[in-house]
Molecule: RNase P RNA; transfer RNA
Organism: Armatimonadota bacterium
RNA sequence: GGAGUUGGCCGGGUGACGGCUCCCGCAAGGGAGAGGAAAGUCCGGACUUCGCAGAGCAUGGUGCCCUCGGCAACGGGGGGCGGGGCGACCCGACGGAAAGUGCAACAGAAACAAACCGCCUUUUGGCUCGCCAAGGGGUAAGGGUGAAAUCGUGAGGUAAGAGCUCACGGUCUGGGCGAGCAAUCGUUCAGGCGGGUAAACCCCACCAGAAGCAAGGCCAAAUAGGGAGAGGAUGACUCGGCUCGACGACUCUCCGGGUUGGCCGCGCAGAUAAAUCGUCACACAAAGACAGAAUCCGGCUUAUAGGCUGACUCCAAAA
RNA sequence: GGCGACAUAGCUCAGUUGGUUAGAGCGAACGGUUCAUACCCGUUAGGUCGAUGGUUCGAGUCCAUUUGUCGCUA
Numbered sequence: 001g002g003a004g005u006u007g008g009c010c011g012g013g014u015g016a017c018g019g020c021u022c023c024c025g026c027a028a029g030g031g032a033g034a035g036g037a038a039a040g041u042c043c044g045g046a047c048u049u050c051g052c053a054g055a056g057c058a059u060g061g062u063g064c065c066c067u068c069g070g071c072a073a074c075g076g077g078g079g080g081c082g083g084g085g086c087g088a089c090c091c092g093a094c095g096g097a098a099a100g101u102g103c104a105a106c107a108g109a110a111a112c113a114a115a116c117c118g119c120c121u122u123u124u125g126g127c128u129c130g131c132c133a134a135g136g137g138g139u140a141a142g143g144g145u146g147a148a149a150u151c152g153u154g155a156g157g158u159a160a161g162a163g164c165u166c167a168c169g170g171u172c173u174g175g176g177c178g179a180g181c182a183a184u185c186g187u188u189c190a191g192g193c194g195g196g197u198a199a200a201c202c203c204c205a206c207c208a209g210a211a212g213c214a215a216g217g218c219c220a221a222a223u224a225g226g227g228a229g230a231g232g233a234u235g236a237c238u239c240g241g242c243u244c245g246a247c248g249a250c251u252c253u254c255c256g257g258g259u260u261g262g263c264c265g266c267g268c269a270g271a272u273a274a275a276u277c278g279u280c281a282c283a284c285a286a287a288g289a290c291a292g293a294a295u296c297c298g299g300c301u302u303a304u305a306g307g308c309u310g311a312c313u314c315c316a317a318a319a
Numbered sequence: 320g321g322c323g324a325c326a327u328a329g330c331u332c333a334g335u336u337g338g339u340u341a342g343a344g345c346g347a348a349c350g351g352u353u354c355a356u357a358c359c360c361g362u363u364a365g366g367u368c369g370a371u372g373g374u375u376c377g378a379g380u381c382c383a384u385u386u387g388u389c390g391c392u393a
Stems, first nucleotide, its partner, number of pairs: 001315010013282006020033005035290001039301002042299005047212004054244004059208005064079006080094001081092004095203002100201002102197002116143002118139010151169006170193010216264004226255006238246001320392007329345004338376001347363005369385005
């Protein structure tokens, strides 16, 4: 000098003038007034109602280990395993496929239990006499198909072959020993050897009642109640998908009629069709991104012009 | 505001536990039929399955994020 990785922060400041919403004040005037994501509504919680009587199943969610914070969602630190990068570093829905069921199109002989070609052997027949044809048997080493074909390489072995045997290696299960709190790693022994898919059903562990501020409460207004039908002490309605349990007399549909306002919930921004802004000047390279509260709080994810700053890696050159 | 559903050809819709080259009707273009037009008959074109990423041998279908549309609710 070039190319990159990663952590943190800002995302406008000061002044003048004018305007908007709310609050205080008799008035003059004074005070407060969007974000890092207010967003998506993906999670968790508060709060409220549903029976202050719940339980089980179903259903849904989460998923390496240790530790810390938090009710939780989730986040921080450290570690393990797998993958990517020369590296700084980044990514991982990362429990279980040897509990069971399912799936794998096309191609291919065969996709779960396999003989198409090939190789070996044997019987019969033929003849040009070492080959051909047909049949039986053995064989998963080779070819070919496929995303995937029964662990890989070498040697022995054999009629030809094969974990059939051996060596080295891979991988799985179980046991021992060692390191570690653990996940896991190393080593050794015994046994075994095809894998993929659980973001297919499922199994294991843990967690979860449902609905949502248009929840819900109060006041005011209007009142009336009626008619028809259905279900119900053989148990309706009530906590929803189901069952048990609990409760114990009403519930639903249609016809037709009345009212349809305010306050609280609601926040030292704030509910009202909804304010939070505009112009100029100054410094400056420039004021320009994504975007605007609606019950509140916490988290995740996504969008984001430009700027400041810490740490680190690789390449090239020079000293 | 809250809750729920959907997106496939120009339009309206299928696509059944993931499988070969995603179909149907209407419409469009061309040809035939007719004196001519319509009807009718035949042929053809037209799709990154809203977008991006992931799981898988393989994604319209499964998962995550995202964009848009519609419905319900005082």